[in-house]
RNA sequence: CGAGUAGGACAGGCGAUCGCGGGCGCGGCAACGCGUCCCGAGGAAAGUCCGAGCACCUCGAGGCAGGGCGCUGGUUAAUCGCCAGUGGAAGCGAUUCCAAGGAAAGUGCCACAGAGAAAAGACCGCCCAAGCCGCUUCGGCGGCCGGCAAGGGUGAAACGGUGAGGUAAGAGCUCACCAGUGCCGCUGGUAACGGCGGUAGCUCGGUAAACCCCGCCCGGUGCAAGGCCAAAUAGGAGAGGAGGGAGCCUCGCCCCGUUAUAACUCUCGGGUAGGCCGCUAGAGGUGCCUGGCAACAGGCAUCCCAGAUAAAUGAUCGCCGCCCCUCCCAACGAGGGGUACAGAACUCGGCUUAUGGCCUGCUCGGCAC
Numbered sequence: 001c002g003a004g005u006a007g008g009a010c011a012g013g014c015g016a017u018c019g020c021g022g023g024c025g026c027g028g029c030a031a032c033g034c035g036u037c038c039c040g041a042g043g044a045a046a047g048u049c050c051g052a053g054c055a056c057c058u059c060g061a062g063g064c065a066g067g068g069c070g071c072u073g074g075u076u077a078a079u080c081g082c083c084a085g086u087g088g089a090a091g092c093g094a095u096u097c098c099a100a101g102g103a104a105a106g107u108g109c110c111a112c113a114g115a116g117a118a119a120a121g122a123c124c125g126c127c128c129a130a131g132c133c134g135c136u137u138c139g140g141c142g143g144c145c146g147g148c149a150a151g152g153g154u155g156a157a158a159c160g161g162u163g164a165g166g167u168a169a170g171a172g173c174u175c176a177c178c179a180g181u182g183c184c185g186c187u188g189g190u191a192a193c194g195g196c197g198g199u200a201g202c203u204c205g206g207u208a209a210a211c212c213c214c215g216c217c218c219g220g221u222g223c224a225a226g227g228c229c230a231a232a233u234a235g236g237a238g239a240g241g242a243g244g245g246a247g248c249c250u251c252g253c254c255c256c257g258u259u260a261u262a263a264c265u266c267u268c269g270g271g272u273a274g275g276c277c278g279c280u281a282g283a284g285g286u287g288c289c290u291g292g293c294a295a296c297a298g299g300c301a302u303c304c305c306a307g308a309u310a311a312a313u314g315a316u317c318g319c320c321g322c323c324c325c326u327c328c329c330a331a332c333g334a335g336g337g338g339u340a341c342a343g344a345a346c347u348c349g350g351c352u353u354a355u356g357g358c359c360u361g362c363u364c365g366g367c368a369c
Stems, first nucleotide, its partner, number of pairs: 001365008010356001012320007020040004024035004042341001046352002049350005054222004066218005071085005086100001087098004101213002106211002108207003123152002125148003131144005160178006179203002181200008226277004236268005243256003247253001284303008321339007
């Protein structure tokens, strides 16, 4: 210098002017107004994917169904999170990734190709030793019945590999070595697991994000949860109540009621609009110390850090940062443009996704000294 890998902090700064939401203070009966006052988005406030708190509904207990999770140890309020390890995979490496129990409980599936896809398979091929038949120059030859998984070929995968013995030809059929698996012993580790030695020819394909088996866990709905106050109008209940209503058109007819059930008045109750609470002091932030490899835990000090409801947290100007372009041989300087993703809505802990430049550790390669 280039390529890569892991992590960290930040999220432009200052000032002026005009505004917005909340708090507090003052004035005012109130509506509201005023203020050198205080506070006012994020690392992801996002997706709503996990896990909790909290609230309501449900709930005798247990099971079935259904769903989730699945190496080990730790951590946490809890988790499918995190930390440290084990095993496997990728990479020269730093490092990264893994849905990582069981395929020897059972069932299913394994495209195409291929004879055959799991106690397999004679398509090409190899063999005629035994048995039988024919021929024979009596040495054998040909065939039948058959035997063979060594070689070829197909395939992602064909039932361990190499060599020797063995055989008619072959084969873990036998043996040596290698690989794997099971079992036994010793040994390191809390454990997953690792190492060493012995032993058994045991060689058993893959797939469980296929059914399934084993182990553990799991009620539902989400702050529009939920609680309180409470108009107008229309229903409901109770009490009082004797008159009331429409038309014609004129001073009487008609209808309803007078056994309460009408109009009207009062009272009560539920719900709606609206308002208040829930609502932000919390598994809280920051700093230091202690324990631990770490996640994390404990202690001390200190701080208070949005609570809106159609929803505030903004806009303009100036100066300075940073980046790009132009002028300039260059520096200085001048001019112009740009400065990410995004925005709380009950609250936390994670994960994932979006996003700008900066810094640091480590790895590999090249060059120079």
Source information
Predicted 3D model of a 369-nucleotide RNA (Bacterial RNase P class A) from a Candidatus Krumholzibacteriia bacterium. It matches the Rfam family "Bacterial RNase P class A". It is annotated as a ribozyme. The RNAcentral record of the sequence draws on ENA.